[in-house]
Molecule: transfer RNA
Organism: Pseudomonadota bacterium
RNA sequence: GAGAUCAUAGCUCAGCCGGAAGAGCGCCUGACUGUGGAUCAGGAGGCCGUGGGUUCGAGCCCCACUGAUCUCC
Numbered sequence: 001g002a003g004a005u006c007a008u009a010g011c012u013c014a015g016c017c018g019g020a021a022g023a024g025c026g027c028c029u030g031a032c033u034g035u036g037g038a039u040c041a042g043g044a045g046g047c048c049g050u051g052g053g054u055u056c057g058a059g060c061c062c063c064a065c066u067g068a069u070c071u072c073c
Base pairs, nucleotide, nucleotide: 001072002071003070004069005068006067007066010025011024012023013022019056027043028042029041030040031039049065050064051063052062053061
């Protein structure tokens, strides 16, 4: 220098064919328990890497940029 894949909650990751953003772990509260842990119930937390575009409507499609990993030269 060229190309591919990826970027969604604190962490690890889902999210089909464009139509109201989810799970596990963690965190908070309560129940239970002599305390803690485990278990059970409930809850908080994300404008989906950034900026544009298409569309009635974008996590999803298009473009640019940033970052990570990998391959080639």